[in-house]
Context: one part of a larger RNA
């Protein structure tokens, strides 16, 4: 893994509400004790209740407070729809103490058990192949006056070399459900020493032992193991078991050594009390300083004009005075601006009271019981942020949550729209109607060629409608043909500058027209050419604007068209109007079912009408089953529980017969009592 069987809100005491019973017109009673075969009577201190204030003496329908209350605090009586109503038990719900719904740590403390592993000591015993170097010492021998030194040999230290055994474990391989809970192979280190080893004792748990790594104290060590305190505790996590049926939340505020906890407040449930007091609407009547808007204040900001004053500079032979001049520039006038902490002004909305009307069914106070204190997206007002983020944080609404169903290719929060059940060629919403794919290849008039539709921007672009404007038979535009002159080579400047390097001017004249000159050209001139004019053609032509529509380019990515959902379209794209159709658990319309209210009514309901009936947390309410047990009544060897199929009943947990296997007990009906219901707790225990 699967089966199976076992597995969690219990019990006691005390208290608080509710239901039920007994007693009760101030009483009701417990334990003990009598009586009684037993049920089950009797008596009954304590206690609850019949009186309250006061810390209290204490007083007393009052009493505390005060020297004292016309005064304040608790509180009888009176008033008022209303006698003072209490108290024992049972039962349910729920607090409290108790292990208190179960399971689960780490760890804390006490007794005791451990040095056969393993540290380290003591005692006593054992092991170490061969090789090599060669300290002190000494001995001969040279030398030396003697020592010293030198040579040779002897010698035989040493945490000495080298490598077996023995001990260790450097690297790197294999192993990694191993041969092994640390090993196997290949390399290494030490191998006469702080050396390795046998036995045998000694230190014990906040101790011990430690050449010291928190190492090691029996595969356990930053506090060994075993048991007891022990069901410690656990604001955490997991789990928590039949059915229906009526309502149905929170994720916020204030506190908190709080912040994923709790408490009181919000909001749900369920009772009762009061009796329209609520909610929407409509009027009337307030106050306000937001949006907007404005500059009259505070502040910030631009252009102009005027422009005090300061210092500076000139001038007046110096100085003083004064006059000018440029800069800076307060101020004050114009024009046009900005503002959460700026108002001369100002809304919708919302708020607050009063009054009215419908339509509905809410609303207040009390008491019992919760559960919620992580939210999330979304539209609209703000703040933070980059006017970034599926960010954050207020406030005001929806929807999720806790809500299916249709739409959005697919898609908690987005549109439509709230699923009690079945049923219907029902009629619609949002969306849509050429096929996938139900329902227009529909009218009607227009854009768009870009496959725009079917992702994006600052910016570019003789794209194209529509209006606009400018030209045009007195002849536009395009194209040819033809002129495009004169003073004058304007002046300057320059070797040189003549329409055409540069600078300054840019006038006049003849004229149908013709710049003191677009552009090419020359060293410079010449030459070409354009603006402008005639002339031939003969009809529409422009590069006017537009905060007007459509389009186009800007446009690059990694598994595969992959930026309409796909085919695929030139509409089946896009506007603009219209009519038709499909489309949902919404709405209709038949049938039931249940809950609530309402009516009838002879008190006999399968009765009539009405309204509801998504739901998680969580509240209330009603069944179903299983073992046990009391009363009654019962079934079984002619076949009981138990198994295994089938059929039928009931809205469901269930439940009944039938048929077989089984072979000996077993059920019903009203009641009570619980070890009362398992697909989950890496949940125990078996089995496979």
């Nucleotide at each position: 893994g699967u089966c199976a069987a076992c597995g969690a809100c219990u019990u006691a005491a005390c208290g608080g509400c509710g239901g039920g019973a007994g007693c009760a017109u101030a009483g009701c009673u417990a334990a003990a004790c009598u009586c009684c075969a037993a049920c089950g009577a009797g008596c009954g201190a304590a206690g609850c209740g019949a009186a309250g204030c006061g810390a209290a003496a204490g007083c007393g329908a009052g009493u505390c407070c005060c020297a004292a209350c016309u005064g304040g605090g608790c509180u009888a009586a009176a008033c008022g729809a209303a006698u003072a109503a209490g108290u024992u038990c049972c039962c349910g719900c729920c607090g409290u103490u108790a292990a208190a719904c179960c399971c689960g740590a780490a760890a804390c403390c006490g007794a005791g058990u451990g040095a056969u592993c393993u540290a380290a000591c003591c005692a006593u015993g054992g092991g170490c192949a061969g090789g090599c170097c060669g300290a002190a010492g000494g001995a001969c021998g040279u030398u030396u006056a003697a020592c010293c030194a030198c040579g040779u040999c002897c010698g035989g230290a040493g945490g000495g070399c080298c490598g077996a055994a023995c001990c260790c474990g450097u690297a790197c391989c294999u192993g990694u459900u191993g041969c092994a809970a640390a090993a196997g192979g290949u390399u290494g280190g030490g191998a006469u020493g702080a050396c390795c080893c046998g036995c045998g004792g000694u230190u014990a748990g906040g101790a011990g032992u430690g050449a010291a790594a928190g190492g090691c104290c029996a595969a356990u060590c930053a506090a060994a193991c075993u048991c007891g305190g022990a069901g410690a505790u656990a604001g955490c996590u997991g789990g928590u078991u039949c059915u229906c049926u009526g309502c149905g939340a929170a994720a916020u505020c204030u506190a908190u050594u709080u912040a994923g906890g709790u408490a009181g407040a919000g909001c749900g449930c369920c009772g009762u009390u009061c009796a329209a007091a609520c909610c929407c609407c409509g009027c009337a009547u307030g106050g306000g300083g937001u949006a907007g808007a404005g500059c009259a204040c505070u502040g910030g900001a631009u252009g102009g004009g005027c422009g005090a004053a300061a210092a500076g500079g000139a001038c007046u032979c110096c100085a003083a005075c004064g006059u000018c001049c440029g800069c800076u520039g307060a101020g004050c006038c114009c024009a046009a601006c900005c503002a959460a902490a700026c108002u001369c002004c100002g809304a919708a909305u919302a708020c607050a009271c009063g009054c009215g009307a419908g339509c509905g069914a809410u609303g207040u106070g009390c008491g019992g019981c919760a559960g919620u204190c992580a939210c999330a997206c979304u539209g609209c007002g703000a703040g933070c942020g980059c006017u970034a983020a599926c960010g954050u944080c207020c406030g005001c609404g929806g929807u999720g949550g806790a809500g299916a169903g249709g739409g959005a290719a697919a898609c908690a929060a987005c549109c439509c729209a709230g699923a009690u059940u079945c049923c219907g060629c029902g009629a619609u919403a949002a969306g849509g109607u050429c096929c996938c794919c139900a329902a227009g290849u529909c009218u009607a008039a227009g854009c768009u060629u870009a496959a725009c539709g079917u992702a994006a921007a600052a910016g570019g672009a003789u794209u194209u409608g529509u209006a606009u404007c400018c030209c045009u038979c007195u002849g536009a535009c395009a194209a040819u043909c033809g002129g495009a002159a004169u003073g004058u080579a304007g002046g300057c400047u320059c070797a040189g500058a003549a329409g055409c390097g540069g600078c300054c001017a840019u006038c006049a004249u003849u004229c149908a027209a013709a710049g003191a000159g677009u552009g090419c050209g020359u060293a410079a001139c010449a030459g070409c050419u354009c603006a402008c004019c005639g002339a031939u053609c003969u009809a529409g032509g422009g590069u006017u604007u537009a905060c007007c529509g459509a389009g186009c380019c800007g446009a690059a990515g990694a598994u595969g068209u992959a930026a309409c959902g796909g085919g695929a379209c030139u509409a089946a794209g896009c506007u603009u109007a219209g009519c038709a159709c499909c489309g949902a658990a919404g709405c209709c319309g038949g049938a039931a079912g249940u809950g609530c209210g309402a009516c009838c009514g002879a008190c006999a309901g399968u009765g009539u009408c009405g309204c509801a009936c998504g739901g998680u947390a969580g509240c209330a309410g009603a069944g179903c089953g299983u073992u046990c047990c009391g009363c009654a009544a019962c079934c079984g060897c002619a076949g009981a529980a138990g198994g295994c199929g089938a059929a039928u009943u009931g809205u469901a947990a269930a439940a009944u017969u039938c048929g077989u296997u089984g072979g000996a007990g077993g059920u019903u009906g009203c009641g009570g009592a619980a070890g009362u219901g398992a697909u989950a707790a890496u949940g125990u225990u078996g089995a496979c």
About this RNA
The part of an RNA shown here (large-subunit ribosomal RNA, domain II) has 688 nucleotides and comes from Candidatus Hodgkinia cicadicola. Model confidence (mean pLDDT): 83 of 100. The full RNA is in RNAcentral, with records from ENA. It matches the Rfam family "Bacterial large subunit ribosomal RNA".